[in-house]
Context: one part of a larger RNA
RNA sequence: UGACGGGGACCCGCACAAGCGGUGGAGCAUGUGGUUUAAUUCGAAGCAACGCGCAGAACCUUACCAGGCCUUGACAUGGGCACUAUGGGCUUUGGAAACAGAGCCCUUCACUUCGGGUGGGUGCCACACAGGUGCUGCAUGGCUGUCGUCAGCUCGUGUCGUGAGAUGUUGGGUUAAGUCCCGCAACGAGCGCAACCCUCGCCUUUAGUUGCCAGCAGUUCGGCUGGGCACUCUAAAGGAACCGCCGGUGGUAAGCCGGAGGAAGGUGGGGAUGACGUCAAGUCCUCAUGGCCCUUAUGGCCUGGGCUACACACGUGCUACAAUGGGGGUGACAACGGGAAGCAAAAGGGCAACCUCGAGCAAAUCCUAAAAAGCCCUCUCAGUUCAGAUUACUCUCUGCAACUCGAGAGUAUGAAGGUGGAAUCGCUAGUAAUCGCGGAUCAGCAUGCCGCGGUGAAUACGUUCUCGGGUCUUGUACA
Repeated sequence: UGACGGGGACCCGCACAAGCGGUGGAGCAUGUGGUUUAAUUCGAAGCAACGCGCAGAACCUUACCAGGCCUUGACAUGGGCACUAUGGGCUUUGGAAACAGAGCCCUUCACUUCGGGUGGGUGCCACACAGGUGCUGCAUGGCUGUCGUCAGCUCGUGUCGUGAGAUGUUGGGUUAAGUCCCGCAACGAGCGCAACCCUCGCCUUUAGUUGCCAGCAGUUCGGCUGGGCACUCUAAAGGAACCGCCGGUGGUAAGCCGGAGGAAGGUGGGGAUGACGUCAAGUCCUCAUGGCCCUUAUGGCCUGGGCUACACACGUGCUACAAUGGGGGUGACAACGGGAAGCAAAAGGGCAACCUCGAGCAAAUCCUAAAAAGCCCUCUCAGUUCAGAUUACUCUCUGCAACUCGAGAGUAUGAAGGUGGAAUCGCUAGUAAUCGCGGAUCAGCAUGCCGCGGUGAAUACGUUCUCGGGUCUUGUACA
């Protein structure tokens, strides 16, 4: 000087407390461990691994296993020789199959001085080489997690100290903040904080192929038509909030408390933004890369299987256990988005999944699109008209192909489950809870992820205690 203390003082955080809802019990989904397996590819491991890499494993993906095949190779550059591309179909050989080999048919380059040259392509030969999701994240770059959006981390000059170092950065106040004020052997500065950026909330100007009986006219009643930009909205640019004003308090300070005005009040809400560093944290399987290793194989092509196994254990979720509910009817009110090998209206068929046909739309114009919780009727406390697992049959769709191993529909079947022990998690407001909608990935497959809006709470006395953190101080046989 740090680190640590079941030392002290002060302060903060959904840290506790006050509340609301969960997890832990059940069934299922998903990830992991374990076990099994020819293989169940690999990585991630307290917080900070475990709906994580995977924004989507039937083949492909795919790295794993079995079998069949290739050896200058699926891919790049270079040499020699030969031929001119090439693409598709059929037959056949080995074989379970694909890949591969052989034969047949159709089709087939450009420039040209026409010499056969050049460019391009294919085949053969030999070699340099290619190739490796093989190892090392403790050789690395890059990227990322974490403490933590915590308020800290440092430097120059000066001064003090023999020196390691100290001071500044401590002290008195204050703040979300090393934020600001005052004091002070310090005076300044840098990276952080804040602000500048995006978005939501108010208003105005500009502009109307969205909106409007707002005011007029017509109307097959639909902003449909004429007509108009007033309103809603959209697109951009600007204004607006600064403790600015008043009162109190404070040291005539920084600030704090209350009030007015205002759409908004004290950082207005949310986001992006992550200091010096810590964990030899994670990643050599995104990529790049040193070293090592393989080179008829640890490389490459293919078929089938596996990653989907299942006595069990754990994490994260979904659905429930019902009446604040189930069923039937009715049909009200969103927002963000997406759409051409696409979204698909209307009409018709089917109990339904879906099918047929196909208007319109590269989309403020058309479609997705039905929002759901809402309202009315019924059920009357039961393992039920709760719950829906499981199983059987018949179908639909995607796709070369749903056996291993997809999603969906109909009928039948109806399991566990009556609110969950010890323990443990999230959340302070348009939040929790609850309700639906969209998107990425994607042929198909979502209870996951990322977004969107609808309805919309309770509680916070307070900082004694638990956890984490910050500052000062103290002890130390620790570094």

Small-subunit ribosomal RNA, 3' major domain from an uncultured bacterium, 479 nucleotides, folded computationally. The prediction has a mean pLDDT of 81.